[in-house]
RNA sequence: UCCUUAUCAAGAGUGACGGAGGGAUGGGCCUUUGAUGUCACAGCAACCUUCCUAUUGGAGUGGUGCUAAGUCCAGCAGAGUGUGUAAUCAUUCUGGAAGAUAAGGA
Numbered sequence: 001u002c003c004u005u006a007u008c009a010a011g012a013g014u015g016a017c018g019g020a021g022g023g024a025u026g027g028g029c030c031u032u033u034g035a036u037g038u039c040a041c042a043g044c045a046a047c048c049u050u051c052c053u054a055u056u057g058g059a060g061u062g063g064u065g066c067u068a069a070g071u072c073c074a075g076c077a078g079a080g081u082g083u084g085u086a087a088u089c090a091u092u093c094u095g096g097a098a099g100a101u102a103a104g105g106a
Stems, first nucleotide, its partner, number of pairs: 001106008013041005021031003025075001027073002042067003047063002050059003071098001076095007
């Protein structure tokens, strides 16, 4: 880097340094009430693992991951509702794509 599978409405942050970029992605929106990043300490979760239990659960040992906003929202296809002759628009839902994380594999 690629492939497969699972999950993605929940959960969890303070301090220091630093000062404009960042939130994957040409749109929207958010972010100087301080980003990305680095460090310290803390926390969440339970994918793998470990232990207990013995039917799918508990603990949280180790390996990852995560700790602004639903994956921040949308995008592609379809359906419902409202306005409307219709389109548009608004809104809800379903599926998909893309992405993220884990486990396994090439």
RNAcentral holds the sequence, with entries from Rfam and Ribocentre.
Predicted 3D model of a 106-nucleotide RNA (SAM riboswitch aptamer (S box leader)) from Pontibacillus yanchengensis Y32.
Its mean pLDDT, the model's own confidence on a scale to 100, is 81.